[in-house]
Molecule: transfer RNA
Organism: Chitinophagaceae bacterium
């Protein structure tokens, strides 16, 4: 050099062939308890890596770049 896959909440990971962005852990607050764990319940929290195209509509599809893991020279 050059082929591919990941990048989506503080962490781990969904989101079907383009139509409201969710979930466990953690956090924060009730219930419970003599108190603390636990365990239920509720609530916080995202420019979906960055910058552009295509479309009524993008996390989905295209381009480039940027981070990371891998192959082949």
């Nucleotide at each position: 050099g050059u082929c591919u896959c990941c990048u989506u909440a503080g962490c781990u990971c969904a989101a079907c062939u383009g139509g409201c962005a969710g979930a466990g852990c953690u956090c924060u607050a009730g219930u419970u308890u003599u108190g603390u764990a636990a365990a239920c319940u509720a609530g916080c929290g995202g420019u979906u890596g960055u910058a552009g195209g295509u479309u009524c509509g993008a996390u989905u599809c295209c381009u480039a770049c940027a981070g990371g893991g891998g192959g082949c020279u």